[in-house]
About this RNA: FMN riboswitch aptamer (RFN element) from a marine sediment metagenome, 148 nucleotides, folded computationally.

RNA sequence: GCUUUCGGGGCUGGGUGAAAUUCCCGACCGGCGGUAUGAUUCGCGCAAAACAGCGGAUCGAGCCCGCGAGCCUGCCGCAUCGCUGGACGCGGCGGGCAGACUUGGUGAGAUGCCAGGGCCGACAGUUACAGUCUGGAUGGGAGAAGGC
Numbered sequence: 001g002c003u004u005u006c007g008g009g010g011c012u013g014g015g016u017g018a019a020a021u022u023c024c025c026g027a028c029c030g031g032c033g034g035u036a037u038g039a040u041u042c043g044c045g046c047a048a049a050a051c052a053g054c055g056g057a058u059c060g061a062g063c064c065c066g067c068g069a070g071c072c073u074g075c076c077g078c079a080u081c082g083c084u085g086g087a088c089g090c091g092g093c094g095g096g097c098a099g100a101c102u103u104g105g106u107g108a109g110a111u112g113c114c115a116g117g118g119c120c121g122a123c124a125g126u127u128a129c130a131g132u133c134u135g136g137a138u139g140g141g142a143g144a145a146g147g148c
Base pairs, nucleotide, nucleotide: 001148002147003146004145005144006143013025014024015023027132028131029121030120031067032066033065034064038059039058040057041056042055043054044053062119063118070097071096072095073094074093075092076091077090078089080087081086101117102116103115104114105113123135124134125133
């Protein structure tokens, strides 16, 4: 570089109401890469054995850093409409917007470990306001694994 496969989870139960998995009580969920004092495990070595030690493997953060999906926008290309002002759709490239953590403990070192408490979640739709329902999406995708 080419190619194949894979690549997102979640309202049980109850209340109000004409109507809500959307409100209220309560419940549940956590993409990808990085970071690493944790966990598991294998080996070496000491040894009666184990621990400590040394080396390797795997796993390890929703709220720390970055990425993805989403939204807004500029330019370009193509299709359609329009007929010279442009409109609309798709694609490409670029710019922008976009969520949430603390307390105690251990320690040389922790927003990551242990214990507690807290917080967050695109757009469109809907008899009623959605992280969880429906839809764009049999899509896209950070990336992961294998083959050449």
The sequence is in RNAcentral, with records from MGnify.